[in-house]
RNA sequence: GCGCUGAUGGUCUAACGGUAGAAUGCGACCUUGCCAAGGUCGAGAUCCGGGUUCAAUUCCCGGUCGGCGCA
Numbered sequence: 001g002c003g004c005u006g007a008u009g010g011u012c013u014a015a016c017g018g019u020a021g022a023a024u025g026c027g028a029c030c031u032u033g034c035c036a037a038g039g040u041c042g043a044g045a046u047c048c049g050g051g052u053u054c055a056a057u058u059c060c061c062g063g064u065c066g067g068c069g070c071a
Base pairs, nucleotide, nucleotide: 001070002069003068004067005066006065007064010024011023013021018054026042027041028040029039030038047063048062049061050060051059
């Protein structure tokens, strides 16, 4: 340099073009003599810029960063 692939709450991981979900962590409450465990509830996210579309996490193009391969 070229090709392939990935980027989503603090972390990890889902998501036919139509309400962004789970786990873990965090906060409140319940439970307990206390802690832990358990239960209920809550806050928290789509890498950036364009395009297509009534509608984009999803499709297309470019960029940035990571991984793999070729040279």
Predicted 3D model of a 71-nucleotide RNA (transfer RNA) from a Candidatus Woesearchaeota archaeon.
Its mean pLDDT, the model's own confidence on a scale to 100, is 82.
The sequence is in RNAcentral, with records from ENA.
Its Rfam family is "tRNA".